[in-house]
Context: one part of a larger RNA
């Protein structure tokens, strides 16, 4: 000087764009944030309206309505948002590897969709239960189970051809023999189910290399470290077990301990480097703490289940509920950090054949000079150099052309009228009657902070009197202080200006 997710202190007009609990991964009241599909299934209201009937209590029909609530089923919930607690490690980067793997929805090709059974939700009920639910009894389905069939896939077996490794190996042919399918529905256009193949697209694994601090951490290690078998997995492996050898890692820093999410970028700097990883993108890991699995193409699953633990609530005292590191919001810590807003109109995302729902993703608003960044606070003119303030050597000299005055202008701000694009698409629609444009009125509503000893740009008086007090360094203040404290004057940035803290 330059930066900042700043804070403090003094001040304060508007716009436009951004950011905005760094601290307690501390506890949370409320209210939303993952739902959809009736073109897969079964059942099925009410309120109110209308007709009729009536013993005036009501009853019956229609329509509300195959709506609504709930239920079986399907697909989403593993995405999107959050957060950095842990992690010094194949977590990240980067470049290879898988002949050791998976992949739902999409997209291509191919081969089928044949023929059967049996439950259970919902409902129901004279049954226990506070409750939640058990317990009996009915029912459907693209829910569940044999059966067939097998173009193909697996499976062991023998055999051939090609290819490719240090090596076990991969492929592709023909051979008999085992296994394995399907689900229907509609407006009969479709839209789906099932099996092989292939593509995309996300991912598992495994290798080489980079990137922190301490030797006042020197030895670590019994599943260690190899093998061989065998189990688990989509898959390779001590990932697990048995049983064998005794092995493996370290001064190129093992082991330990302390630190810490990595990264693309940020910020500095001429660079080399140094720091640092908020916003924003990619990747990892976490979801009260600790552990485990189940569903499923995908989890060992923030808003799923089970245990066990703190915590907190209800509670008939038997037992039960919760998890904001999602959006706003509370309390608590802090020096510090936002609204318990609007919409799904756009971009995207579930689910659906679609109308459409559903979206605290996102889009907008609303707070905060937190940041950049841009305007604005007028302009010309105007000497009797006006009051007044300072100072003065008592002449005068500055504030100072500066104001008053005259003429003017209209940027922001206000008053009126008109008013988009964003939307591809009949209508609807946030942002918004903004943005913009026209017009009116009016100088009116809009300047502070810091400093003036020397670095370092800027000087006088008065008041104190080594007191009070300044202060980044040197260093002033003990009767004429340019240095402390007001004034008048000056410099300096300006809707800001100083000061603290961190980096460079």
């Nucleotide at each position: 000087g330059a930066a900042c997710g700043a804070a403090c202190g003094c001040u304060g007009g508007c716009g436009g764009c951004g950011u905005g609990c760094u601290u307690a991964a501390c506890a949370c009241a409320u209210g939303c944030a993952a739902g959809u599909c009736g073109a897969g299934c079964g059942a099925g209201a009410a309120a109110u309206c209308c007709u009729c009937c009536u013993u005036c209590g009501g009853g019956a029909g229609g329509a509300g309505a195959g709506u609504a609530c709930a239920g079986c089923g399907g697909c989403g919930c593993a995405c999107g948002g959050g957060u950095g607690a842990g992690u010094a490690a194949c977590a990240c980067g980067u470049g290879a590897g898988u002949a050791a793997c998976g992949u739902a929805c999409c997209u291509u090709g191919g081969a089928g969709u044949a023929g059967g059974g049996g439950a259970u939700a919902a409902c129901u009920g004279u049954u226990c239960g506070a409750a939640a639910g058990a317990c009996a009894g009915c029912u459907a389905a693209u829910a569940c189970c044999g059966u067939a069939u097998a173009a193909g896939a697996c499976c062991a077996c023998a055999u051939c051809a090609u290819c490719a490794u240090c090596a076990g190996g991969a492929u592709g042919g023909a051979g008999g023999g085992g296994u394995c399918a399907a689900a229907g529905u509609u407006c009969a256009g479709g839209c789906g189910c099932u099996c092989c193949a292939a593509g995309a697209u996300c991912g598992g694994c495994u290798c080489g290399c980079g990137g922190c601090u301490c030797a006042u951490u020197a030895g670590g290690u019994a599943g260690u470290u190899g093998g061989u078998g065998a189990g688990g997995u989509a898959a390779u492996g001590g990932c697990u077990c048995a049983c064998c050898a005794a092995g493996c890692c370290a001064g190129a820093g093992a082991u330990g301990a302390g630190u810490a999410g990595c990264u693309g970028g940020u910020c500095u700097g001429a660079g080399a480097g140094g720091a640092u990883g908020a916003u924003c993108a990619g990747c990892c890991a976490c979801a009260c703490u600790g552990g485990g699995a189940c569903u499923g193409a995908g989890a060992c699953a923030c808003g799923g289940c089970c245990c066990a633990g703190a915590c907190a609530c209800c509670u008939a005292c038997g037992g039960g509920u919760g998890g904001c590191a999602g959006c706003a919001g509370u309390g608590g810590g802090g020096a510090a950090u936002c609204u318990u807003g609007c919409a799904c109109a756009a971009u995207g995302g579930a689910c659906g054949a679609a109308a459409g729902u559903c979206u605290g993703a996102u889009g907008c608003a609303g707070c905060a000079a937190c940041g950049c960044c841009g305007c604005g606070u007028g302009u010309g003119u105007g000497a009797c150099g006006a009051a007044g303030g300072c100072c003065u050597g008592c002449g005068g000299g500055u504030c100072g052309u500066a104001a008053a005055g005259c003429a003017c202008u209209g940027u922001c701000a206000g008053g009126a009228g008109g008013g988009a694009a964003g939307a591809a698409a009949c209508a609807a629609a946030u942002c918004g009657g903004u943005a913009c444009c026209u017009c009116c009125a009016a100088a009116g509503g809009a300047a502070g902070c810091a400093c003036c000893g020397g670095c370092u740009a800027a000087c006088u008086c008065c008041g104190u009197g080594c007191c009070a007090g300044c202060a980044g360094c040197c260093g002033c203040g003990g009767u004429a202080a340019u240095a402390c404290g007001g004034a008048g004057g000056g410099u300096g940035c300006a809707a800001g200006c100083g000061u603290u803290g961190u980096u460079c």
RNAcentral holds the full RNA, with entries from ENA. Predicted 3D model of a 504-nucleotide part of an RNA (small-subunit ribosomal RNA, 5' domain) from an uncultured prokaryote. Its mean pLDDT, the model's own confidence on a scale to 100, is 81. Its Rfam family is "Bacterial small subunit ribosomal RNA".